[in-house]
Context: one part of a larger RNA
RNA sequence: UGACGGGAACCCGCACAAGCAGCGGAGCGUGUGGUUUAAUUCGAAGCAACGCGCAGAACCUUACCAGGGUUUGACAUGCAAGCGCACCAGCCGUCAUGGGCUGUACCCGCAAGGGACGCUUGCACAGGUGCUGCAUGGCUGUCGUCAGCUCGUGCCGUGAGGUGUUGGGUUAAGUCCCGCAACGAGCGCAACCCCUGUCGUUAGUUGAAACUCUCUAACGAUACUGCCACUUCUAAAGUGGAGGAAGGUGGGGAUGACGUCAAGUCAGCACGGCCCUGACAUCCUGGGCUACACACACGCUACAAUGGCCGCGACAAAGGGCAGCGAACUCGCAAGAGGGAGCGAAUCUUCAUAAACGCGGUCUCAGUUCGGAUUGGAGGCUGCAACCCGCCUCCAUGAAGCUGGAGUUGCUAGUAACCGUAGGUCAGCACACUACGGUGAAUACGUUCCCGGGUCUUGUACA
Numbered sequence: 001u002g003a004c005g006g007g008a009a010c011c012c013g014c015a016c017a018a019g020c021a022g023c024g025g026a027g028c029g030u031g032u033g034g035u036u037u038a039a040u041u042c043g044a045a046g047c048a049a050c051g052c053g054c055a056g057a058a059c060c061u062u063a064c065c066a067g068g069g070u071u072u073g074a075c076a077u078g079c080a081a082g083c084g085c086a087c088c089a090g091c092c093g094u095c096a097u098g099g100g101c102u103g104u105a106c107c108c109g110c111a112a113g114g115g116a117c118g119c120u121u122g123c124a125c126a127g128g129u130g131c132u133g134c135a136u137g138g139c140u141g142u143c144g145u146c147a148g149c150u151c152g153u154g155c156c157g158u159g160a161g162g163u164g165u166u167g168g169g170u171u172a173a174g175u176c177c178c179g180c181a182a183c184g185a186g187c188g189c190a191a192c193c194c195c196u197g198u199c200g201u202u203a204g205u206u207g208a209a210a211c212u213c214u215c216u217a218a219c220g221a222u223a224c225u226g227c228c229a230c231u232u233c234u235a236a237a238g239u240g241g242a243g244g245a246a247g248g249u250g251g252g253g254a255u256g257a258c259g260u261c262a263a264g265u266c267a268g269c270a271c272g273g274c275c276c277u278g279a280c281a282u283c284c285u286g287g288g289c290u291a292c293a294c295a296c297a298c299g300c301u302a303c304a305a306u307g308g309c310c311g312c313g314a315c316a317a318a319g320g321g322c323a324g325c326g327a328a329c330u331c332g333c334a335a336g337a338g339g340g341a342g343c344g345a346a347u348c349u350u351c352a353u354a355a356a357c358g359c360g361g362u363c364u365c366a367g368u369u370c371g372g373a374u375u376g377g378a379g380g381c382u383g384c385a386a387c388c389c390g391c392c393u394c395c396a397u398g399a400a401g402c403u404g405g406a407g408u409u410g411c412u413a414g415u416a417a418c419c420g421u422a423g424g425u426c427a428g429c430a431c432a433c434u435a436c437g438g439u440g441a442a443u444a445c446g447u448u449c450c451c452g453g454g455u456c457u458u459g460u461a462c463a
Stems, first nucleotide, its partner, number of pairs: 001463002003460003007457001009455005015447002019411005026301008034292002042053002064287007073125001077124008088103005106115003127276002130274003136270002138265003141261001143259001148187006154163003167178003193253004198221007224247001227241005303404001307363007319351003324343002329338003370401001375396007417439007
């Protein structure tokens, strides 16, 4: 000087407390461990691994396993020799790839020949999701959007170092004020950026019956403790008030200091070294990644009457669409099929009826008209192909479950909770993820305690 303390003081945070909804019990989905397996590819490991890499494993993907092929190779560049048998099309054959046969020729040139392209052989080489994230770059997580981390000169100290950055106040903030052997400065904080809330101006088609409204989208205005009162030291600031759409950072986002964890990633990519080269490369078929005495993590659905079912009725936002979205209409109980108008889309066209909700009816506390797992049957869709192993519909079946031990999670306002909608990935497959709106609470006395963090101080046989 740091680090640490079941030392002290002060302060902060959904950290506790006060509340609301959960998880932990059940069934199912997904991930992981374990076990099994020919293989169940690999990585991630307290917080900060476990709906994580994967924004979507039937084949492909795919890296794993079994079997079968190829060896200058699936892919790149170059050299040498030979060929035009190449590409393409057709046929034979194979589980498949490889393979066999036949036909056919681009440019210049009369031709010979040359070039392009391709093939064969040979040689350099290719190739490796093989190892090392403890050789690395880049990127990322985390403490933490916490308020800190430093420098120049000066001064102090033999020196390591200190001072500044400590102190008194104040703030979300090393934010600002005052004081001070310090005076200044940098990276962080804040502001500048984006969205949103109010108003104005301008412009309007596909928006609006029409319009000065709504809306769309460009510019601008507005909020600064600016004004008043009180408190404080007259300061910084705090408390209350006025006006205002909004008040003291208005709300949200982006933005992540010096560093820590030899944190994560050689499987996104790049790259040093090591290793394989008739195999640790590469192609194909099939299987596996989907196994299942079990354990954990994250979710979904419930256990019902603030409900289930039936009928009628209402109100969004934000997105997507040409190998696409697909209307009307017809058929089907339905999934869906036929159909093909319109639309490269501001609300013209389409996905597309939002749902919770309201009104009326029914059920009457039951393992039920709750709950929907599981299983049987019949179908639909995508796709070469749904057996392993997809999703959906209908009929039948109707399991556990009557609110969950110890423990534990999220959340302070348009938030939690509840409700649906869209998108990416994607042929198909979403209870996940990302975004969008609708309905819309309770509670916070407070900082004694638990957890994490900041400042100062104290102890130390630790560095």
Predicted 3D model of a 463-nucleotide part of an RNA (small-subunit ribosomal RNA, 3' major domain) from an uncultured Ktedonobacterales bacterium. The coordinates come from a structure-prediction model, not an experiment, and the mean pLDDT is 82. The full RNA is in RNAcentral, with records from ENA and SILVA.